[in-house]
RNA sequence: CAGGCUUGUCAGGAGAGAGCCCGCAGCUCGAAAAAUGAUGCGGGCCGCCGAAGGCGCAGGCAGAUACCGAACGCUCAGGCAAAAGGACUGGCAAACCGC
Numbered sequence: 001c002a003g004g005c006u007u008g009u010c011a012g013g014a015g016a017g018a019g020c021c022c023g024c025a026g027c028u029c030g031a032a033a034a035a036u037g038a039u040g041c042g043g044g045c046c047g048c049c050g051a052a053g054g055c056g057c058a059g060g061c062a063g064a065u066a067c068c069g070a071a072c073g074c075u076c077a078g079g080c081a082a083a084a085g086g087a088c089u090g091g092c093a094a095a096c097c098g099c
Stems, first nucleotide, its partner, number of pairs: 001098001003097002006094007017046001019045007027037001047080003053076001054074003059068002
């Protein structure tokens, strides 16, 4: 130099049910140990999303069964009000590499 790469930090950052059912707990209300309502925890069922991660292929590489491997595909994982997370983008800083 702000060129490469990594990390940290700040900002931005999409998609898809605040789904249904069951059990337990206390609260509410009540004459009541009933019914109702919302909340918390756990379990089951169906629907859906893809931009943590993962897997697969397309493709790349002089060749290759090696290596790289997508924003494409699959959805194991994750997610479907908010929060959190979030590929990626930009700013700043530091280490290493290069000039």
RNAcentral holds the sequence, with entries from Rfam. Glycine riboswitch aptamer from Diaphorobacter aerolatus, 99 nucleotides, folded computationally. Rfam family: Glycine riboswitch aptamer. Rfam's curators write: This family represents the bacterial glycine riboswitch. The organism belongs to Diaphorobacter, within Bacteria.